[in-house]
RNA sequence: GGCGGUAUAACUCAGCCUGGUUAGAGUGUUACGCUCAUAUCGUAAAAGUCCCGAGUUCAAAUCUCGGUACCGCCA
Numbered sequence: 001g002g003c004g005g006u007a008u009a010a011c012u013c014a015g016c017c018u019g020g021u022u023a024g025a026g027u028g029u030u031a032c033g034c035u036c037a038u039a040u041c042g043u044a045a046a047a048g049u050c051c052c053g054a055g056u057u058c059a060a061a062u063c064u065c066g067g068u069a070c071c072g073c074c075a
Base pairs, nucleotide, nucleotide: 001074002073003072004071005070006069007068010027011026012025013024020058029045030044031043032042033041051067052066053065054064055063
């Protein structure tokens, strides 16, 4: 330099192909219950500029273009 992949909650990921309900799960965190106490378990809650910018559209995490970071292959 060329090609491909990945980026969504504190962490690991789904959802994207086929645009449309308030963006979800597990783990973790916090509170409460339980316990002499801790852990386990149960219930509830908080936590998101869906990597950044622009475009298309009534409507974009999802489609298009550009960029950034990381990973892989080729040279």
This is a predicted structure of a 75-nucleotide RNA (transfer RNA) from a Candidatus Woesearchaeota archaeon.
RNAcentral holds the sequence, with entries from ENA.
Rfam family: tRNA. The family's RNA type in Rfam is transfer RNA.
Lineage of the source: Archaea > Nanobdellati > Candidatus Woesearchaeota.